[in-house]
RNA sequence: UCGUUAUCCAGAGCGGCGGAGGGACUGGCCCGAUGAAGCCCGGCAACCCGCCCGUUUUUUCACUGUUGUGAAAAAGCGGGUAUGGUGCCAAUUCCUGCAACGCGUGCAGCGCGUUGAGAGAUAAGGA
Repeated sequence: UCGUUAUCCAGAGCGGCGGAGGGACUGGCCCGAUGAAGCCCGGCAACCCGCCCGUUUUUUCACUGUUGUGAAAAAGCGGGUAUGGUGCCAAUUCCUGCAACGCGUGCAGCGCGUUGAGAGAUAAGGA
């Protein structure tokens, strides 16, 4: 950099440093000297690793009277934990951008709504 899968209407500080910007992009609309970005601390979450519990299946082993019982391992599923790897901590991914459908209208359009796509973000594999 490209591609795949999953998720994106929940959650997270009246702290310190810092000083003017920030919310990806477009158009909006917002946030910001009652202090933006960034850094630190703190927090949230549970995607991945790890660990714990339950359960199902398979395999192996032992016992037994062919039903069976017990143990171990692996895989699947569910729950928990939060040491480690990331991530995240205004507003739904703040809304929107393309298409279809529905409704309205002063109808090559515009407004409202729903669904899907696109774009973007994050995680985990892959190239």
SAM riboswitch aptamer (S box leader) from Marinithermofilum abyssi, 127 nucleotides, folded computationally. Taxonomically the source falls in Marinithermofilum (Bacteria, Bacillati, Caryophanales, Thermoactinomycetaceae). The prediction has a mean pLDDT of 84.